The RNA shown here (SAM riboswitch aptamer (S box leader)) has 104 nucleotides and comes from a Bacteroidota bacterium. Of the family's consensus pairs, 97% are formed in the model. It was read from a public genome assembly, where an Rfam model found it. The prediction has a mean pLDDT of 83.

RNA sequence: CACUUAUCCAGAAAGACCGAGGGAAUAGGCCCGUUGACGUCUUGGCAACCGCUCAGUUGAGUAUGGUGCCAAUUCCUAAUCUCCACAAGGAGAGCAGAUAAGCG
Numbered sequence: 001c002a003c004u005u006a007u008c009c010a011g012a013a014a015g016a017c018c019g020a021g022g023g024a025a026u027a028g029g030c031c032c033g034u035u036g037a038c039g040u041c042u043u044g045g046c047a048a049c050c051g052c053u054c055a056g057u058u059g060a061g062u063a064u065g066g067u068g069c070c071a072a073u074u075c076c077u078a079a080u081c082u083c084c085a086c087a088a089g090g091a092g093a094g095c096a097g098a099u100a101a102g103c104g
Stems, first nucleotide, its partner, number of pairs: 001104001003102006013043005021032003026078004044070003049066002051062004074096001080093005
């Protein structure tokens, strides 16, 4: 990096440093940000995907192991398809993305 599978309306912030942008990408919107965002570090926390333990086929526990995460539903919308609606519009799938496990 590609592929496969699963999940994505829950949850969880303080301090220090830095200094102008940031919220993945494109577009539109809407937000966050010199009352210091984003990022980095430290500490703290959330969370059972893997792992481990118990039970025994589908669960429970565990955050001293491996990851992940800690503004807003993946912040919202989107080509296309299906359904609902007189319409405005709405719902689902899909696309894109994130994370985990596996695999090449």